[in-house]
Context: one part of a larger RNA
């Protein structure tokens, strides 16, 4: 390479679309490329491999036959793959009804709190801590009461509850949108499944350009702690965190489980639908779809997974081969830059 393998030991790509390609459902019918039977040519000779003889044996050497596992060529089978036609509904999809839902986008509302500000009522504290200090206050603080201003976040409902690919999504409202589910069985008719490259999405930080700035806050001052405290602990606080447009593209981007499709006791809870039953929204029974939770075979190194499989099996695609060196180095790509991707060796144990 081959193999084995990827939950946690090395290893599943963040995540989707989709090129090529790989692999693909039922029935019939031609074909004969793939396969499968035969004949014919070739497949140089030495080697090899078997018997046989020859040097006294041996190594050598002759001969015979087999091997040359292949190439071409004709003749044929026609299950199976391919090719081509016809044709089916069970695979996918369109159709109609039908409800659920923090899916997406955008525009507009509201209320509750901190912060400011203005007026009022009061007077010496207020804050803060393990305990203080810094700080803030007699130029009226902090507590109240009223108006007000401005930003960012939505308390309770909330639920291993819902949605989405995957990051993610939580006040109301309306607008304009994507998607899955159930019923049906009207229509296409295998259109399907993965998917190297490609292309879009992609948390938080981070960067541009211009905005906004309430609270919180790296960075930085100061008080404290302490042998020292570039720290926890406290008072301030500037980036930022918000808000458009664009860049970045990485995370324990996790279920440390790649997608599909079938198959393989059970019980129990929820969340969305459909059927029966029932006087009945209930409770009961049954199916379909998602979301937990015990659990049996089975697997498993073990923990532990067990119809959401980590059990049985198939097709594709990603990835890994001892630990460091090192996710470095140099090359190249992308990036404003930070830096990403991709990715070695020497050496050494």
């Nucleotide at each position: 390479c081959u193999g084995g393998g990827u939950g946690u030991a090395a290893a599943g790509g963040g995540c989707g679309u989709g090129u090529a390609g790989g692999c693909g459902g039922g029935a019939u019918u031609u074909u004969a490329a793939g396969u499968c039977a035969g004949g014919c040519g070739u497949g140089a000779a030495a080697a090899c491999c078997a018997g046989a003889g020859g040097c006294u044996c041996a190594a050598c050497c002759u001969c015979u036959g087999g091997c040359c596992u292949g190439c071409g060529u004709u003749u044929g089978a026609a299950a199976c793959u391919g090719a081509a036609g016809u044709u089916c509904u069970u695979g996918a999809g369109u159709g109609a009804u039908g409800g659920a839902g923090a899916g997406g986008u955008a525009a507009g509302u509201g209320g509750a709190a901190u912060u400011c500000c203005u007026a009022g009522u009061g007077u010496a504290g207020c804050g803060g801590u393990g305990a203080a200090a810094u700080g803030c206050g007699u130029a009226g603080a902090u507590a109240u009461u009223a108006g007000g201003a401005g930003g960012a976040a939505c308390a309770c409902c909330a639920g291993u509850g819902g949605c989405g690919a995957a990051g993610g999504c939580g006040a109301c409202u309306u607008a304009c949108u994507g998607g899955a589910c159930a019923u049906u069985a009207a229509c296409u008719g295998a259109c399907g499944c993965u998917g190297a490259g490609g292309c879009g999405c992609g948390a938080a930080a981070g960067c541009g350009u211009g905005g906004g700035g309430a609270g919180c806050a790296a960075a930085c001052a100061g008080g404290a702690u302490u042998a020292g405290a570039u720290a926890c602990c406290c008072u301030g606080g500037u980036a930022g965190u918000c808000c458009a447009c664009g860049c970045u593209g990485u995370a324990a981007a996790c279920g440390a489980u790649g997608a599909a499709u079938a198959c393989u006791a059970g019980g129990u809870g929820u969340g969305g639908g459909g059927g029966g039953a029932c006087u009945g929204a209930c409770c009961c029974c049954u199916u379909c779809c998602g979301u937990g939770c015990c659990g049996g075979a089975g697997u498993u190194a073990a923990c532990a997974c067990a119809a959401u499989a980590a059990g049985u099996a198939u097709u594709c695609c990603a990835c890994c081969u001892g630990g460091g060196g090192a996710g470095u180095a140099c090359g190249u790509u992308c990036g404003c830059a930070a830096g990403a991707a991709u990715g070695a060796a020497a050496c050494u144990c």
Predicted 3D model of a 349-nucleotide part of an RNA (small-subunit ribosomal RNA, central domain) from an uncultured bacterium. Model confidence (mean pLDDT): 87 of 100. The RNAcentral record of the full RNA draws on ENA and SILVA. Its Rfam family is "Bacterial small subunit ribosomal RNA". Gene Ontology terms of the family: ribosome and structural constituent of ribosome.